[in-house]
RNA sequence: GGGUUCAUAGCUCAGUGUUUGAGUAUUUGACUGCAGAUCAAGAGGUCACCCGUUCGAAUCUGGUUGGGCCCU
Numbered sequence: 001g002g003g004u005u006c007a008u009a010g011c012u013c014a015g016u017g018u019u020u021g022a023g024u025a026u027u028u029g030a031c032u033g034c035a036g037a038u039c040a041a042g043a044g045g046u047c048a049c050c051c052g053u054u055c056g057a058a059u060c061u062g063g064u065u066g067g068g069c070c071c072u
Stems, first nucleotide, its partner, number of pairs: 001071007010024004026042005048064003052060001
């Protein structure tokens, strides 16, 4: 330098055009001698960034940045 792939909650991931979710972690409450386990509730998101298409974009187009792999 060329090709390919990934970027969504603290962490691991799902979500292929119409509501941003799960597990785990975390906070509060219930339960109890205390804790754990269990149950209930809550908080946590600029869907990496910019532009475009569309009534509507995490999702589609183009670009930027960063990571992985292959080639040179």
The RNA shown here (transfer RNA) has 72 nucleotides and comes from Cucurbita maxima. The RNAcentral record of the sequence draws on Rfam. Its Rfam family is "tRNA".